[in-house]
RNA sequence: GGGCCUGUAGCCUAGUCAGGAUAGGGCGCGAGGCUUCGGACCUCGCGGUCUGGGGUUCGAAUCCCCACAGGCCCGCCA
Numbered sequence: 001g002g003g004c005c006u007g008u009a010g011c012c013u014a015g016u017c018a019g020g021a022u023a024g025g026g027c028g029c030g031a032g033g034c035u036u037c038g039g040a041c042c043u044c045g046c047g048g049u050c051u052g053g054g055g056u057u058c059g060a061a062u063c064c065c066c067a068c069a070g071g072c073c074c075g076c077c078a
Stems, first nucleotide, its partner, number of pairs: 001074007010027004020058001028046006051067005
């Protein structure tokens, strides 16, 4: 230098191919229940504007472009 993949909450992850309107789940955390207490279990709650910017569209996590970060492969080299 070239190509490919990945980026969603404190952590992990579905959704992306085929756009559809409050972004779902698990862990975690908080409160309550249960328990002699705790764990487990049950109920409720907390947390995202989907890596950043721009574009297309009535509508973008999803499509297009440019960056950024991480990973893999290939190439070049005085």
Molecule: transfer RNA
Organism: Theionarchaea archaeon